The prediction has a mean pLDDT of 79.
The RNA shown here (c-di-GMP-I riboswitch aptamer) has 84 nucleotides and comes from Ferrimonas sediminicola.
It was read from a public genome assembly, where an Rfam model found it.
Its Rfam family is "c-di-GMP-I riboswitch aptamer". Rfam links the family to the GO term cyclic-di-GMP binding.
Of the family's consensus pairs, 95% are formed in the model.
RNA sequence: AGCAGAUAAAGGCAACUCCCCAUACUCGGGAGACGCAAAGCCACCGGCCAUCGGCCCUUGCCGAUUGGCGGCGGAGCUACCUCA
Numbered sequence: 001a002g003c004a005g006a007u008a009a010a011g012g013c014a015a016c017u018c019c020c021c022a023u024a025c026u027c028g029g030g031a032g033a034c035g036c037a038a039a040g041c042c043a044c045c046g047g048c049c050a051u052c053g054g055c056c057c058u059u060g061c062c063g064a065u066u067g068g069c070g071g072c073g074g075a076g077c078u079a080c081c082u083c084a
Base pairs, nucleotide, nucleotide: 004082005081012036013035016032017031018030019029020028034071040077041076044074045073046072047069048068049067050066051064052063053062054061055060
């Protein structure tokens, strides 16, 4: 340094609930904490959601522009510590 991730250490993120703010929604702040070794970044690939269109008796299926999901998976980039 790379790989790896332990009842290690120091930290980090924050599902969901509640409170406050905002007040159409949203965003934001606080408390608790489901979980996460990349739950850091990233929409390239797949998948999912929304929207639209088509098919269909219906459950559903197909397609596409757009938008979204990074706590769905893969790929890429970056990163703290260190037992084996």